c-di-GMP-I riboswitch aptamer from an Anaerolineaceae bacterium, 95 nucleotides, folded computationally.
RNA sequence: AGCCGAGAAAGGCAAAUCCGGCGAAAGCCGGAGGCGCAGAGCCGAGGGUCUAAAGCCAUAUUCCACAAUUUGGCCACGACAGCCAGGCAGCCGAA
Repeated sequence: AGCCGAGAAAGGCAAAUCCGGCGAAAGCCGGAGGCGCAGAGCCGAGGGUCUAAAGCCAUAUUCCACAAUUUGGCCACGACAGCCAGGCAGCCGAA
């Protein structure tokens, strides 16, 4: 220095849930909390996953029509990095 990771030490992060806020939702932020994590630190949506506001199509109602509304389908320009893979830098040191 690299690999590796202990019922080690120091320090760190923080799932579910609850409260407050934002958002159409997924989800995010703050506080409490602590399931877990050796990168659950940082970076970026490549694969994957979630949501479907807007839009498009269909549908039903009102209607001459336009249009509005209902229901369903498709869809990311919205999200998730604690799903996988990748890049960067980092604490400790038993075997």
Taxonomically the source falls in Anaerolineaceae (Bacteria, Bacillati, Chloroflexota, Anaerolineae). Of the family's consensus pairs, 100% are formed in the model.